[in-house]
C1' cells in the first nucleotide's frame, strides 16, 4: 500500500516564527497580508491505552483533531425534506 471494522450535525488561542495559499478530488461556494499552508507553544477529547463501575466518569500516554454538518453537491430512491450507497478522514485489527 491492500483488506476488515467503528465513527464522522458536539468540542478546541486575543499567542510566536514565517510569508501565499488553502478548504481530499470535480463543480460550486467560501476562508485568507485584519496573515493561507507549515513549525513551536497552547487547547479539544474521536479511537486505543491507564484508572474507575459493565452502563458512567476521569486522565492526556499513543495516534488524531482545533473556519463553515465530511462546507454543499457528485450515484440511486424520492414532490422537497429525507434515506441508502459511493468517495474521503480518523482509530483499531490484520495478510
Nucleotide at each position: 500500500c491492500g483488506c476488515u471494522u467503528a465513527u464522522c450535525a458536539a468540542g478546541a488561542g486575543u499567542g510566536a516564527c514565517u510569508g501565499a495559499g488553502g478548504g481530499a478530488c470535480a463543480g460550486g461556494c467560501c476562508c485568507u497580508g485584519u496573515g493561507a499552508a507549515g513549525u513551536c507553544c497552547g487547547g479539544c477529547a474521536a479511537c486505543c491505552u491507564g484508572c474507575u463501575u459493565g452502563u458512567u466518569g476521569u486522565a492526556a500516554g499513543g495516534u488524531g483533531c482545533c473556519a463553515a454538518a465530511u462546507c454543499c453537491u457528485g450515484c440511486g430512491g424520492a414532490a422537497u425534506u429525507c434515506c441508502g450507497a459511493a468517495a474521503g478522514a480518523u482509530g483499531a485489527g490484520u495478510u